RNA sequence: CGGGGUGUGGCUCAGCUUGGUAGAGCGCUUGGUUCGGGACCAAGAGGCCGGAGGUUCAAAUCCUCUCACUCCGACCA
Numbered sequence: 001c002g003g004g005g006u007g008u009g010g011c012u013c014a015g016c017u018u019g020g021u022a023g024a025g026c027g028c029u030u031g032g033u034u035c036g037g038g039a040c041c042a043a044g045a046g047g048c049c050g051g052a053g054g055u056u057c058a059a060a061u062c063c064u065c066u067c068a069c070u071c072c073g074a075c076c077a
Base pairs, nucleotide, nucleotide: 001073002072003071004070005069006068007067010026011025012024013023020057028044029043030042031041032040033039050066051065052064053063054062
C1' cells in the first nucleotide's frame, strides 16, 4: 500500500440479510430463604449500538467518509 473481518450494558455475545421504540448469559444493587458464606428465588439499576455525515415518516440495521483492533497478500529490511 491492496483486500477481508470485527466494533452493541462492566465482561462474553445475539439482533443487521428482510429498517418499525435495544436483548441474552455472567457480573452488579436491593429484598427473601440460611447463624453467616455459598446457592436458590423475587425485584431493580445499567448501553442509544466506535465517530461524523447522508437517505427515510422511521436507521444498531441501508449509503459515504473516518478511527481502532485484527487476518491475508504485496513491498522494504